Context: one part of a larger RNA
RNA sequence: GGAUGAACGCUAGCGACAGGCUUAACACAUGCAUGUCGAGGGGCAGCGGGGUAGUGCUUGCACUACUGCCGGCGACCGGCGCACGGGUGAGUAACACGUAUGGAACCUGCCCGCAGCAGGGGGAUAAGCGGAAGAAAUUCCGUCUAAUACCGCGUAACAAUGUUGGGAGGCAUCUCCCGAUGUUUAAAGAUUUAUCGGCUGCGGAUGGCCAUGCGGCGCAUUAGCUAGUCGGCGGGGUAACGGCCCACCGAGGCGACGAUGCGUAGGGGUUCUGAGAGGAAGGUCCCCCACACUGGUACUGAGACACGGACCAGACUCCUACGGGAGGCAGCAGUGAGGAAUAUUGGUCAAUGGCCGAGAGGCUGAACCAGCCAAGUCGCGUGAGGGAAGACGGCCCUACGGGUUGUAAACCUCUUUUGUCGGGGAGCAAAGAGAGCCACGUGUGGCUCAUUGAGAGUACCCGAAGAAAAAGCAUCGGCUAACUCCGUGCCAGCAGCCGCGGUAAUACGGAGGAUGCGAGCGUUAUCC
Numbered sequence: 001g002g003a004u005g006a007a008c009g010c011u012a013g014c015g016a017c018a019g020g021c022u023u024a025a026c027a028c029a030u031g032c033a034u035g036u037c038g039a040g041g042g043g044c045a046g047c048g049g050g051g052u053a054g055u056g057c058u059u060g061c062a063c064u065a066c067u068g069c070c071g072g073c074g075a076c077c078g079g080c081g082c083a084c085g086g087g088u089g090a091g092u093a094a095c096a097c098g099u100a101u102g103g104a105a106c107c108u109g110c111c112c113g114c115a116g117c118a119g120g121g122g123g124a125u126a127a128g129c130g131g132a133a134g135a136a137a138u139u140c141c142g143u144c145u146a147a148u149a150c151c152g153c154g155u156a157a158c159a160a161u162g163u164u165g166g167g168a169g170g171c172a173u174c175u176c177c178c179g180a181u182g183u184u185u186a187a188a189g190a191u192u193u194a195u196c197g198g199c200u201g202c203g204g205a206u207g208g209c210c211a212u213g214c215g216g217c218g219c220a221u222u223a224g225c226u227a228g229u230c231g232g233c234g235g236g237g238u239a240a241c242g243g244c245c246c247a248c249c250g251a252g253g254c255g256a257c258g259a260u261g262c263g264u265a266g267g268g269g270u271u272c273u274g275a276g277a278g279g280a281a282g283g284u285c286c287c288c289c290a291c292a293c294u295g296g297u298a299c300u301g302a303g304a305c306a307c308g309g310a311c312c313a314g315a316c317u318c319c320u321a322c323g324g325g326a327g328g329c330a331g332c333a334g335u336g337a338g339g340a341a342u343a344u345u346g347g348u349c350a351a352u353g354g355c356c357g358a359g360a361g362g363c364u365g366a367a368c369c370a371g372c373c374a375a376g377u378c379g380c381g382u383g384a385g386g387g388a389a390g391a392c393g394g395c396c397c398u399a400c401g402g403g404u405u406g407u408a409a410a411c412c413u414c415u416u417u418u419g420u421c422g423g424g425g426a427g428c429a430a431a432g433a434g435a436g437c438c439a440c441g442u443g444u445g446g447c448u449c450a451u452u453g454a455g456a457g458u459a460c461c462c463g464a465a466g467a468a469a470a471a472g473c474a475u476c477g478g479c480u481a482a483c484u485c486c487g488u489g490c491c492a493g494c495a496g497c498c499g500c501g502g503u504a505a506u507a508c509g510g511a512g513g514a515u516g517c518g519a520g521c522g523u524u525a526u527c528c
Base pairs, nucleotide, nucleotide: 001528002527003526004525006524007523008522009521010520013380014379015378016377017376019373020372021338026336027335028334030333031332032331035080036079037078040077041076043073044072047071048070049069050067051066052065053064054063055062056061057060087291088290089289097215098214099213100212101211102210103209106208107207111204112203113202114201115200116199117198119153121151122150128143129142130141131140132139133138159184160183161182162181163180164179165178166177167176168175169174189196190195217263218262219261224254225253226252229251230250231249232248234246235245236244266288267287268286269285270281271280272279273278293314294313295312296311297310316327317326318325319324344370346369347368348367352366353364354363355362356361383414384413385412386411393405394404395403396402397401418469420464421463422462423461424460428455434449435448436447437446438445439444440443472517473516474515475514476513477498478497479496483512484511485510486509487508493500494499
């Protein structure tokens, strides 16, 4: 000098764009953050409509009861989603990450392409109804019923698998192709008739999993480490390879090219600095990893060993009728605590995306916006031109005088950014779906019409008045730009280094003046 997720002191007009718990992965009140589908199902608690019967009567209304008949729909069964998105960096020195390969050792829901198929049956169960236990959480018993829930049967292969014949290729185990024969395995309907779904197989795409080479840290005042340890054979397990696990057999494996141990740490793209080489950092944004009160376990599923799922154990908090229960903000806000220190218990799904749905649409603290904060970068302003009686006042001096503040002020002529007031007023909106028409030709495309904005009456534009409402901070001995006076008298104090101060201090304190930067300026901390 540059830099910062900064803090502190003094000061403070506006805007745009970015940023905002670096500390206690400390504890959390409250609200919200993942639902959706009635075009899968039985139903009907609640709402609206219809029907039937009755009552009141103001004679066309109100009330009551029944009725799922219709719009719809709480709870329930079922499907899909909840493994994404969002947070944090505790752990991890490791194939965790980066990069480059390999998988003749693998999986992949939804999506796309191709080929084929969907025949005929059965038994349950939730909700409901009846009853029971309990303070509650919740649980139990009986009985009834449905399905795109569940289970047999039939059919089926280019699918899987066993035996076997032939061929091609390779990387040792093998891979691929063409046959023969045996075994095993499928399906679901809805409907407004437009369609949407179901099952099997092959291929693709996407996402994942595994293995390997190389790379990126401190200590040798850590030198030896290792028994599933290293290898083999056979099995189990897995989507798959593998001591991943197990039985048996052998005695190996790693290490000064740093094993093992200890300490520290998420990694990368990048960021800061530097002419570069290098050094330092990894906040915001993107990719990957890990974690979700602490430890462990599996279930479901295409995918989890699952932040707002389950079970067990532990610590903590809460409820309790003392028998027993409930909870997990490292989601968004917010609270307490810690700390030098870090924001609103805001608005909207309008856009972009996500999930569900045929769609309309629903949900979305993702996202988009708004609020707070000079905490950063950039831009603008606090006026411009003229104006010497070089005014008053202040300060200084060689003091009837001069210097300086200083064209500075007053005064004259202008301007009006920002701010204030008044008026107008966006872009972000494209689609989709609805209605109508047309085209191809059977689910698509085109045209027309109407509809949709949280931000927000915001940005922006026009007009009005009016210099009006807007400057500080640090320094002035040398380094280092900027000097005099007064006070103090080794005191009070200053200080980054050298050093100032003991009676003429440009170094302390004040004043005048000056210098630097400027809505900031200094100080502290850290990196280069």